Annotation: This is a predicted structure of a 361-nucleotide RNA (Bacterial RNase P class A) from Holophaga foetida DSM 6591. Its mean pLDDT, the model's own confidence on a scale to 100, is 79. Its Rfam family is "Bacterial RNase P class A". By type it is a ribozyme. The organism belongs to Holophaga foetida, within Bacteria.

RNA sequence: GGUGUGGAUCAGGGUGUCGCUGCGGUUCGCCGCAGAGGAAAGUCCGGACUCCGUAGAGCAGUGGGCCAGGUAACGCCUGGGCGGGGUGACCCGACGGAAAGUGCAACAGAGAGCAAACCGCCGAUGGCCGAAAGGCACAGGCAAGGGUGAAACGGUGGGGUAAGAGCCCACCGCCGGACCGGCAACGGGACGGGCACGGUAAACCCCCCACGGAGCAAGACCAAAUAGGCUGGUGUGUUCCGCAAGGAACGUAGGUCGGCUCGGCUGAGCCAGCGGGUAGGUCGCUUGAGUUCCGCAGUGAUGCGGUCCCCAGAGGAAUGACAUCCCUCGACAGAAUCCGGCUUAUCGAUCCACCUGGGCC
Numbered sequence: 001g002g003u004g005u006g007g008a009u010c011a012g013g014g015u016g017u018c019g020c021u022g023c024g025g026u027u028c029g030c031c032g033c034a035g036a037g038g039a040a041a042g043u044c045c046g047g048a049c050u051c052c053g054u055a056g057a058g059c060a061g062u063g064g065g066c067c068a069g070g071u072a073a074c075g076c077c078u079g080g081g082c083g084g085g086g087u088g089a090c091c092c093g094a095c096g097g098a099a100a101g102u103g104c105a106a107c108a109g110a111g112a113g114c115a116a117a118c119c120g121c122c123g124a125u126g127g128c129c130g131a132a133a134g135g136c137a138c139a140g141g142c143a144a145g146g147g148u149g150a151a152a153c154g155g156u157g158g159g160g161u162a163a164g165a166g167c168c169c170a171c172c173g174c175c176g177g178a179c180c181g182g183c184a185a186c187g188g189g190a191c192g193g194g195c196a197c198g199g200u201a202a203a204c205c206c207c208c209c210a211c212g213g214a215g216c217a218a219g220a221c222c223a224a225a226u227a228g229g230c231u232g233g234u235g236u237g238u239u240c241c242g243c244a245a246g247g248a249a250c251g252u253a254g255g256u257c258g259g260c261u262c263g264g265c266u267g268a269g270c271c272a273g274c275g276g277g278u279a280g281g282u283c284g285c286u287u288g289a290g291u292u293c294c295g296c297a298g299u300g301a302u303g304c305g306g307u308c309c310c311c312a313g314a315g316g317a318a319u320g321a322c323a324u325c326c327c328u329c330g331a332c333a334g335a336a337u338c339c340g341g342c343u344u345a346u347c348g349a350u351c352c353a354c355c356u357g358g359g360c361c
Base pairs, nucleotide, nucleotide: 001356002355004354005353006352007351008350009349010348012326013325014324015323016322017321018320020035021034022033023032024031025030037332041343042342044341045340046339047338048337049215050214051213052212061211062210063209064208065207066080067079068078069077070076081095082093083092084091085090096206097205101204102203103200104199118146119145120142121141122140125139126138127136128135129134154172155171156170157169158168159167173195174193175192176191179188180187181186219283220282221281222280229274230273231272232271233270234269237250238249239248240247241246254266255265256264257263290309293306294305295304296303297302327330
């Protein structure tokens, strides 16, 4: 010096006035205190809590998948292993199984899985010609070279051969592997084997593990008016018409005519209690896997112990408006039952550790 790497913190501030929500006080006039976030977001995981369901086992289904640890739990975190990337600090990884079975592989290519002769190489052996060297054609041999492809049944070199080929050899790779290290994943590996067993499981599938459902509009309590339900009290009468359903007249309790009496009209219901539920109200509601600081154990995530603090709690939903001052001129964005994560958005500033290029001593 670096548009290098990893991590942590902050997220404009001060004053005044007037408001809003909660709590406390009050002489009822007011006064005091507190009042969004690192993500309050997405609602993607995991839990607490609540209600419903639930003999046990299996199947199906869904999800997870290297190992060990942490945690209330997790698909999260920490440490390690393996693979990939980077000079490096470091970063990324759905990272079980393809010798259980079934499938799939476009295009190209002769051939795509117990492989294949398109171009090619050979034609030793057998046939013919030739004195021979050699030549000719066929049967046939060959996976070395070319070509296609993401992928063509180890690579390089040598020997070998008619030409070739792990056919043989050396090295590299691969497979198995006593034993050693590690809790394990895994690593190392004497020695042995010419080399089989291609890819794909974010295709079906196989193996192992986990898993009831709904969610604070959960749920609990108090409880009007109106209309149903149950119980009790009181009333439901007489006459006429009609086969009946029903209708008419006169009346009773009750209702109404502004309070009372008389009177008029109306008249089959009226009154009380209980119970469920609605509106409304209260709780759930914020003291909690909590915060600050310190110590101890541990590489760490984290755990244990001590200390200190109380830090929004609304319910159409508060956290704002105005004035003024300062600075580095201010991003993304706002609680709604509560926690632990992940992911996404974010002007910038500061600090710590590390990597790397150049120069000087």